[in-house]
RNA sequence: AGUAAUCUUCAGGGCAGGGUGUAAAUCCCGACCGGUGGUUAAAGUCCGCGACCUCGAAAUUCGUUUCGAGCUGAUCUGGUGUAAUUCCAGAACCGACUGUUAAAGUCAGGUAUAUAGAAGAUUGGU
Numbered sequence: 001a002g003u004a005a006u007c008u009u010c011a012g013g014g015c016a017g018g019g020u021g022u023a024a025a026u027c028c029c030g031a032c033c034g035g036u037g038g039u040u041a042a043a044g045u046c047c048g049c050g051a052c053c054u055c056g057a058a059a060u061u062c063g064u065u066u067c068g069a070g071c072u073g074a075u076c077u078g079g080u081g082u083a084a085u086u087c088c089a090g091a092a093c094c095g096a097c098u099g100u101u102a103a104a105g106u107c108a109g110g111u112a113u114a115u116a117g118a119a120g121a122u123u124g125g126u
Base pairs, nucleotide, nucleotide: 001126003124004123005122006121007120008119009118010117017029018028019027031106032105033095034094035049036048037047038046044093045092053070054069055068056067057066058065059064075091076090077089078088079087097109098108099107
């Protein structure tokens, strides 16, 4: 240095101000936010992965857990450059489920959870 096993820690942000109304952080104006690996160069919108949801199988202390499959939103124009749907300028767009005096990306809840993954420690062998 790279590799295998075990373990530890970390691992999601956001409606200011105003309008209507009995009631809205849910509607309207407006505001705000952006997990993770990759990609000649930095990405919510490219290519993957995770989260959520559905189905199946196995295990189960009957609470669930594990594995597999499925499902899974949204960007263009110009500029610079060897190279950018990633930077700069401008204009757009998107956002699970359940709940709620009234419809939610932003409130509450499952979740003090789990995971993609990141960092580190120990041991073994190369």